A computed fold for a 61-nucleotide RNA from a Gammaproteobacteria bacterium, annotated as Fluoride riboswitch aptamer (crcB RNA motif). It matches the Rfam family "Fluoride riboswitch aptamer (crcB RNA motif)". Gene Ontology terms of the family: positive regulation of gene expression and response to fluoride. A reference for the family is Ren et al. (2012), "Fluoride ion encapsulation by Mg2+ ions and phosphates in a fluoride riboswitch", Nature.
[in-house]
RNA sequence: UCCGUCACCGGGGAUGGAGUCCCCCGCGAAUCGCCGCGAAGCUAAUGACUCCUAUCGUGUG
Numbered sequence: 001u002c003c004g005u006c007a008c009c010g011g012g013g014a015u016g017g018a019g020u021c022c023c024c025c026g027c028g029a030a031u032c033g034c035c036g037c038g039a040a041g042c043u044a045a046u047g048a049c050u051c052c053u054a055u056c057g058u059g060u061g
Stems, first nucleotide, its partner, number of pairs: 009026005016052006033042002
């Protein structure tokens, strides 16, 4: 100096917040939905589960 591995720590997982678990990445990466030439349009607040908030649909008072 280079490569690999492990630990600690940090970061990320298409729209908000929190908890738990899982996965991924770590000086640069993980990551940044679909359709369309463009204009424009569409789904979803989760990676998964639970709760809160916002939004949508149905029913009742």